[in-house]
Molecule: SAM riboswitch aptamer (S box leader)
RNA sequence: GCCUUAUCAAGAGUGGUGGAGGGAACGGCCCAAUGAAACCCGGCAACCUGUUAAUUCAAGGUGCCAAAUCCGGCGGCAACGACAGAUGAGGA
Numbered sequence: 001g002c003c004u005u006a007u008c009a010a011g012a013g014u015g016g017u018g019g020a021g022g023g024a025a026c027g028g029c030c031c032a033a034u035g036a037a038a039c040c041c042g043g044c045a046a047c048c049u050g051u052u053a054a055u056u057c058a059a060g061g062u063g064c065c066a067a068a069u070c071c072g073g074c075g076g077c078a079a080c081g082a083c084a085g086a087u088g089a090g091g092a
Stems, first nucleotide, its partner, number of pairs: 002091007013041001015040003021031003026072003042065003046062003049058002069084001074081002
């Protein structure tokens, strides 16, 4: 990278280093020197795991910590669905 499947409106910093980018891509719209990315520390608790009488707790594995997956594109009057994407678990 591929296949299956579940979830995606909750939650998470007035910290240190760092210095210009970031929000998947495209179109928007945003965030950013009142400090982006990245790293460290800190935190959250979705899935797995362990635990509990529990929808309880833990934080070991993966993951996550602006905005609904930030919004839109395809179908639908709309609700919503599809596609795409992200994350987990399982598989060839």